[in-house]
RNA sequence: AACAGAGUAGGGAAGAUGCGUUAAGUGUUAAGGGAUGGGGAGUGGCCCUUAGACGAAAGGAUGAUCCUGCGAUAUCUUUCUUCUUCCGCUGUU
Numbered sequence: 001a002a003c004a005g006a007g008u009a010g011g012g013a014a015g016a017u018g019c020g021u022u023a024a025g026u027g028u029u030a031a032g033g034g035a036u037g038g039g040g041a042g043u044g045g046c047c048c049u050u051a052g053a054c055g056a057a058a059g060g061a062u063g064a065u066c067c068u069g070c071g072a073u074a075u076c077u078u079u080c081u082u083c084u085u086c087c088g089c090u091g092u093u
Stems, first nucleotide, its partner, number of pairs: 001093005010081009019071003028052007036044001038087005058068004
């Protein structure tokens, strides 16, 4: 120097355990904040707080409770996938 590659935040699928079904959560809008390949810049998404609008699937057995569902439901595990650019890193020449 050339070529190749790894790695973030996330996302998909499966499994397990929960939560809700007396409606929280999810989704959505606005404002503010935070983290985000090893470093810089950036994009995009993610997370948190506050406020607003919208808004749901129950059924069965029962002594406690449990079972089958349902929820753009939560967490964990496995697996697949995964940033742009400059520098860096790894490999080959």
The RNA shown here (THF (Tetrahydrofolate) riboswitch aptamer) has 93 nucleotides. Model confidence (mean pLDDT): 80 of 100. It was read from a public genome assembly, where an Rfam model found it. It matches the Rfam family "THF (Tetrahydrofolate) riboswitch aptamer". Rfam links the family to the GO term tetrahydrofolate metabolic process. Rfam's curators write: Tetrahydrofolate (THF) riboswitch was first reported for Ames et al. as an RNA motif in 5' untranslated (5'-UTR)regions of folate transport and biosynthesis genes in Firmicutes genomes.